[in-house]
RNA sequence: AGAGUUUGAUCCUGGCUCAGAACGAACGCUGGUGGCGUGCCUAAUACAUGCAAGUCGAACGAGAAAGUCCUUCGGGAUGAGUAGAGUGGCGCACGGGUGAGUAACACGUAGGUAACGUGCCAAUUAGUGGGGGAUAACACAGGGAAACCUGUGCUAAUACCGCAUGUGAAGGUAACUUCAAAGGUGGCGCAAGCUAUCGCUAAUUGAACGGCCUGCGGCCUAUUAGCUAGUUGGUGGGGUAAUGGCCUACCAAGGCGACGAUAGGUAACUGGUCUGAGAGGAUGAUCAGUCACACUGGAGCUGAGACACGGUCCAGACUCCUACGGGAGGCAGCAGUAGGGAAUAUUGCGCAAUGGGGGAAACCCUGACGCAGCAACGCCACGUGAGUGAGGAAGGUCUUCGGAUUGUAAAGCUCUGUCCUUAGGGAAAAAUGGCUUAGGCGUGAACAAUGUCUAGGCUUGAUGGUACCUAAGAAGAAAGCACCGGCUAACUUCGUGCCAGCAGCCGCGGUAAUACGAAGGGUGCAAGCGUUGUUCGGAUUUAUUGGGCGUAAAGCGCGCGCAGGCGGACGAGAAAGUCAGAUGUGAAAUCUCAGGGCUUAACCCUGAAAUUGCGUCUGAAACUGUUUGUCUAGAAUAUUGGAGGGGAUAGGGGAAUUUCUCAUGUAGGGGUAAAAUCCGUAGAUAUGAGAAGGAACACCGGAGGCGAAGGCGCCUAUCUGGCCAAUUAUUGACGCUGAGGCGCGAAAGCGUGGGGAGCAAACAGGAUUAGAUACCCUGGUAGUCCACGCCGUAAACGAUGAGUACUAGUUAUGGGGGGUAUAUUGACUCCCUCUGUGACGUAGCUAACGCUUUAAGUACUCCGCCUGGGAAGUACGGUCGCAAGACUAAAACUCAAAGGAAUUGACGGGGGCCCGCACAAGCGGUGGAUUAUGUGGUUUAAUUCGAAGCAACGCGCAAAACCCUACCUAGGCUUGAACUCCUGUGAACUCGGGGUAAUGCUCGAGGUGCCCUUCGGGGAAUACAGAGAGAGGUGCUGCAUGGCUGUCGUCAGCUCGUGUUGUGAAAUGUUGGGUUAAGUCUCGCAACGAGCGCAACCCCUAUCCUUAGUUGCCAGCAUUAAGUUGGGCACUCUAGGGAGACUGCCUGGGUUAACCAGGAGGAAGGUGGGGAUGACGUCAAGUCCUCAUGGCCCUUAUGUCUAGGGCUACACACGUAAUACAAUGGCGCGCACAAAGGGAAGCGAACUCGCAAGGGGGAGCAAAUCUCAAAAAGCGCGUCUCAGUCCGGAUUGGAGUCUGCAACUCGACUCCAUGAAGUUGGAAUCGCUAGUAAUCGCGGAUCAGAACGCCGCGGUGAAUACGUUCCCGGGCCUUGUACACACCGCCCGUCACACCAUGGGAGUUGUUUUCAUCUUAAGACGUAACUCUAACUUCGGAGGAGAGCGUCUACGGUGGGAGCGAUGACUGGGGUGAAGUCGUAACAAGGUA
Repeated sequence: AGAGUUUGAUCCUGGCUCAGAACGAACGCUGGUGGCGUGCCUAAUACAUGCAAGUCGAACGAGAAAGUCCUUCGGGAUGAGUAGAGUGGCGCACGGGUGAGUAACACGUAGGUAACGUGCCAAUUAGUGGGGGAUAACACAGGGAAACCUGUGCUAAUACCGCAUGUGAAGGUAACUUCAAAGGUGGCGCAAGCUAUCGCUAAUUGAACGGCCUGCGGCCUAUUAGCUAGUUGGUGGGGUAAUGGCCUACCAAGGCGACGAUAGGUAACUGGUCUGAGAGGAUGAUCAGUCACACUGGAGCUGAGACACGGUCCAGACUCCUACGGGAGGCAGCAGUAGGGAAUAUUGCGCAAUGGGGGAAACCCUGACGCAGCAACGCCACGUGAGUGAGGAAGGUCUUCGGAUUGUAAAGCUCUGUCCUUAGGGAAAAAUGGCUUAGGCGUGAACAAUGUCUAGGCUUGAUGGUACCUAAGAAGAAAGCACCGGCUAACUUCGUGCCAGCAGCCGCGGUAAUACGAAGGGUGCAAGCGUUGUUCGGAUUUAUUGGGCGUAAAGCGCGCGCAGGCGGACGAGAAAGUCAGAUGUGAAAUCUCAGGGCUUAACCCUGAAAUUGCGUCUGAAACUGUUUGUCUAGAAUAUUGGAGGGGAUAGGGGAAUUUCUCAUGUAGGGGUAAAAUCCGUAGAUAUGAGAAGGAACACCGGAGGCGAAGGCGCCUAUCUGGCCAAUUAUUGACGCUGAGGCGCGAAAGCGUGGGGAGCAAACAGGAUUAGAUACCCUGGUAGUCCACGCCGUAAACGAUGAGUACUAGUUAUGGGGGGUAUAUUGACUCCCUCUGUGACGUAGCUAACGCUUUAAGUACUCCGCCUGGGAAGUACGGUCGCAAGACUAAAACUCAAAGGAAUUGACGGGGGCCCGCACAAGCGGUGGAUUAUGUGGUUUAAUUCGAAGCAACGCGCAAAACCCUACCUAGGCUUGAACUCCUGUGAACUCGGGGUAAUGCUCGAGGUGCCCUUCGGGGAAUACAGAGAGAGGUGCUGCAUGGCUGUCGUCAGCUCGUGUUGUGAAAUGUUGGGUUAAGUCUCGCAACGAGCGCAACCCCUAUCCUUAGUUGCCAGCAUUAAGUUGGGCACUCUAGGGAGACUGCCUGGGUUAACCAGGAGGAAGGUGGGGAUGACGUCAAGUCCUCAUGGCCCUUAUGUCUAGGGCUACACACGUAAUACAAUGGCGCGCACAAAGGGAAGCGAACUCGCAAGGGGGAGCAAAUCUCAAAAAGCGCGUCUCAGUCCGGAUUGGAGUCUGCAACUCGACUCCAUGAAGUUGGAAUCGCUAGUAAUCGCGGAUCAGAACGCCGCGGUGAAUACGUUCCCGGGCCUUGUACACACCGCCCGUCACACCAUGGGAGUUGUUUUCAUCUUAAGACGUAACUCUAACUUCGGAGGAGAGCGUCUACGGUGGGAGCGAUGACUGGGGUGAAGUCGUAACAAGGUA
């Protein structure tokens, strides 16, 4: 310090998630030791038991017992003035716990108190005299279950009460008045008394602690906006330690609040703690300060202090005891129990230390505290061994089978001893205090006594025989957890098969999962490791530091304007802000730094720094504020002009539509893509004249004007707002913005009353359509118009708040002013200037698009608004409204995105250009018939499998009777039919028989080879038997693959390097102007080059030359039946090598180009014709059944052998063909002309037989020689004469031929007979542009046989193309896009189903709070008629106590209101959910933008 995640990719916006640190934690797995810390976060729930506050005999009276001893047995002494109790004093208000309440002077901080208090402590001053009456304990009597209580009687005090004194204090101007006290112990002394000390009283001061008051600071909600009657102030009185409405009476009417009162919710506050670079954010356990509380509520008493945790009274709830009459209790003290909960410890030891209470002290008390116990809860430290050790052991895992890895790891050998065990030694924490000895110094008359100091001795440890040290023994007793797809360090195998499961986010899993589970290995941390939860961080994702608002979320529709915020120039004053210095405070602890102590660290100690704050004093005066004086540049006013659809009202005008009247006139009109509804013979439309009425104002008109915005357009008048320019003058900062507030505010809508021509929601009809509640058409009502009143919203948009200043220009235009020319006036032009409105553009800004003096630039001021998407601008509440609705405005739940700009593609019922038998123009077909063939479907034991739009369907199959064969049935085999290795036997092999459907099976005969040999035998090849390694599989996966192939497409495209542009994806090049069949070429150009494609190179063909002539040829010569033979090689032909064509030449066009048009020559002319050749890629295209191959599966079977059957089925549907429907024809006879091929298990001649298929025959030929072989259409002659025919040939019967082990299922062919459909084919659809279509025959592969298919060959041989509007496909450019699996895309809403949260809801129920009222406990205050009464008394009383009554009042009762929950038949919408229904609204012009 960042990373992952939106996209095909990019940049941005923006959320979600992760890595870090922390914890009073919990859970899972695991667990050796020690130190230091920490430990009910939940039920402020209820509590058994024990303990947690007592102490003082030196304040007081009284005063045991057990035990022991003595005894005269009566008792005495001791215990002992002890225990226990009482009166009295001090303490119990501290310490300890908890955080319920509290939003408050509760807390923090800084001050104030002249408005106050203070026990104990310290200092000072002055006293401490003299009396009195009671009372508890106790005794007796009584009541009660108990708790406890009552009566009578006795007694003491440092208990209580007078009197005296008055240093002083309080009050008062003063005189004066009022106010105290207590003794105890020690010593001396006969005593009186003296003395020491501790007390007591009055007062002053201090220290320390408290009360009260004030400024400032620290939570949320405005869907809480008004609150307040003791309320705000005053006066009198009361009350308090003290101020004060704290309380009361009267008077006044105030007080608080947008700087957030009141109300509601939540919460103890702080030092600090965690995090963070910091600013901040979160938090308030342990430790420390403050507050509050003590079962719940109320109340006071005592006291220095309480309205009191272990006190009292009352009420309530709960628990316990009870003799039922009454009583008792309060763990939020320490332990502990139950309960709750994910969860939190021992009913321990000790007062040794520290601290506290009491005491003169000893001492007592102290669950404060010190220690121990439990818990990995946290932090820190240590260990689980160290060295050596390669046969790299065994085992595990993986493997390409070679090995690799676990791994120096182990074993083994040599050591060490932390920890552990045993034994021994053994601290510090202890200082005081007390006793004692000695000495010093005080008080004192005192060598009593007492206080204090110094030195020595004795005495005190819960922890604990602990820490620590030493010795011996012993590697022994001590390693786990998580993770390994990316983020994020770490990889393989097996299992599983969208299952089981994982997951923090993205996402894994559907048969090869580094993501699930396991194993091996690895990585990380380590006595822990993970998970969960929470907080901060990352998050600049609330932005002060440090964000934004044109399009991502975000500028109020616009103005006026109160408050508020901000504000021009020059001086002066003061000093609020500001700055500086000093000073006080900012508790300690913590944090930081330095040093020190525990072996180190954690931890602890000492010191420094820090504590960013607040107060006080002094100073400075630039800036802000303030006061004051001036100024004119901001602002405003006056004057003179100006432009304008600015506004309001009144009046006027013409054109047009419609309606009405009259007239002319006749059959249509209207409307649409086309129609129909509709109007019209009752006279429309059209035309002419007239009238009525309403609304809107053509041309001018403009990127133009005005207005704050909405908005404003005929003319005239009146009233009126704003703006601009020029000139001088005036005022003197009067300004800007503007939360609330007020006003204006399109259209639609609402109310009342008018008006209503045209248009036109709703509605009706006609069309369209699958439907059409739409688009189109014919009608048509609200409305549109006016007046008055509401509504208050719009994509109210420049999606851009207002104001001021500054920052290059160019250009256009509206309004005003000035200048210029010429003698004057002036138009046009030009220049300058102010003010509007547009276009472009530098810098700059921006994510980009874009903005750019009219900023989205640079700055300042003020306002508004935003913080992921959805739910939702919705619900509830409130305000407004007649209503519609508007404004304000959430949450639960859900998703990991939603979004902006730009890029590349793809697509469009977007555009432009171009091409193609794409259309058009033609020719011939298919679709109808019959047959063949393939497919689907059906059938079947099986009808093996694959191929599926083009690009499956006469396809794999260039050929299923058996075989092939993969399918079915049946019968066999199991190391197997074929392969390799091992062992044994036999050479191999040949022949015959039985049996079977066949294989398998079985019997018999013959046979002994080759090489080596030590003669035993061994080896090679081969057969059989055996055992196992392994074979075998047309079984699955073409979505694991290789190879091959199809297709777009022989379309002209597809890319790269360098450079350049852009933040980037990318772009440029490759676009543009021309041109081409072509990204072909050329010109231009931030591009320059290059590659794969195109073209060319290759083959065939067309012309010529040359070479060579056998099997080919024959002009001339000879010869024959015949190129048959001689001869020849000129020609044809064959097959080698060459030539030729290149826009080379000419004319014209074109940019002097590329190129195009025409022409010449030429066999051929503009790639001459044809073929081979198929770029980057697309379709998870096809093929595991050609072959190869990973993985999976079968292994007496999914392998293998055999026989038979099936692949040939047949209601039907489709594709592809063949043959036809006839006269351009059929049939018969005769005659003619090819090319290219095949041939030895072959082609097979002549001759011969058969009607024929074919048979016999066998010459010749491994082929330019022989043969298949006849070419057919054609030509000539004849016949048929338009018919289901002399067309057509299906089907069927019969007879045959050939092939073959075998033609039944199931071959081809022949002959005779039969003679079906069919008379040119609906919608639709295919091929073809020249030697092509059409037509005619020939050959070949496969093959025993079996083409109408396929692949080739030649013969005859057309028609048409104006052209590119349209259909289809393609290329380039451009445009839009919400698509990128890319339009076969995306996507919306209703309905149906399931689940979830939520609103309404007759109500029901709970809780909180408030108001009124009733009742009133305890208590306080008031009252003084009543009752009782020791101290004092002047004898009258004073004082005290009680009862009664009154006021206040807790709990409680009643009634009303408000808020918040829970629940509720039914109901509303919302969200979510692999494959439901209906449509197709949006995205392209999305088919009606």

About this RNA
A computed fold for a 1489-nucleotide RNA from a metagenome, annotated as small-subunit ribosomal RNA. The RNAcentral record of the sequence draws on SILVA. Its mean pLDDT, the model's own confidence on a scale to 100, is 84.